A computed fold for a 247-nucleotide part of an RNA from a Patescibacteria group bacterium, annotated as large-subunit ribosomal RNA, domain VI. Its mean pLDDT, the model's own confidence on a scale to 100, is 86. The RNAcentral record of the full RNA draws on ENA.

Context: one part of a larger RNA
RNA sequence: CGUUAAAGUUUUGAGGAGAUCUGACCUUAGUACGAGAGGACCAGGUUGGGAGAACCUCUGGUGUGCCGGUUGUUUUAUCAAAAGCAGCGCCGGGUAGCUAUGUUCUAUGAGGAUAACCGCUGAAAGCAUCUAAGCGGGAAGCCAACUCCAAGAUAAGAACUUUUGGAUCCCGGGCAGACUACCCGGUUAAUCGGCUUGAAGUGGAAGGAUAGUAAUGUCUUAAGCUUACAAGUGCGAAUAGAUCCGU
Numbered sequence: 001c002g003u004u005a006a007a008g009u010u011u012u013g014a015g016g017a018g019a020u021c022u023g024a025c026c027u028u029a030g031u032a033c034g035a036g037a038g039g040a041c042c043a044g045g046u047u048g049g050g051a052g053a054a055c056c057u058c059u060g061g062u063g064u065g066c067c068g069g070u071u072g073u074u075u076u077a078u079c080a081a082a083a084g085c086a087g088c089g090c091c092g093g094g095u096a097g098c099u100a101u102g103u104u105c106u107a108u109g110a111g112g113a114u115a116a117c118c119g120c121u122g123a124a125a126g127c128a129u130c131u132a133a134g135c136g137g138g139a140a141g142c143c144a145a146c147u148c149c150a151a152g153a154u155a156a157g158a159a160c161u162u163u164u165g166g167a168u169c170c171c172g173g174g175c176a177g178a179c180u181a182c183c184c185g186g187u188u189a190a191u192c193g194g195c196u197u198g199a200a201g202u203g204g205a206a207g208g209a210u211a212g213u214a215a216u217g218u219c220u221u222a223a224g225c226u227u228a229c230a231a232g233u234g235c236g237a238a239u240a241g242a243u244c245c246g247u
Stems, first nucleotide, its partner, number of pairs: 001152001005163007015149004021049007033038001051106005059100004066093005071086006111143002117137004165245005170186005191237003194233005200226003207220005
């Protein structure tokens, strides 16, 4: 830009893409078969391998703006308490997110037309012959079936809702993201930040008291601190507006 008003929601599916794998064990059955040794088809069930998808409840990893321990040194006048630097100084843990080695799930069954091949009926050719007319069976392969995309499928499809309006810029953001795009919100508001409460992490803060010569321990105290998590709350910020298209 088109699809002939616009926006939103739900769809049909022409067409396209993906997937399609495989072992072992048990039952049937020590049956059929076979002198024995051995040992099935068919049918049913269980459990793996490899592959793929999604996810983070569990098990772990990471987690450089979380918590703690600790060495050297400098500074805050000093003690204490802190901060800076030393690969996050090193070390022990760890929320969200991301993640696999973790969890869950999937490739199931039925159909159609066939290949090689096996057949029925059957002449040419009084017989025979699966073939010449005709009719069947038959594969992990083909077409469907399964998953995903899909009306620029210009033959541009269908249904529903709302309304004369719609979109963009701008701003607050995101589980979206290189940018763009996409999605949500913009005071008639919980979008982000802050705050409060909680979850979760760390592991018992500082100060004070007390025991000990002291290091240190105990009590105050499951303390203090806390990033990304949940909920609530207008405290701060989404102000004010502009442009374009359509009618």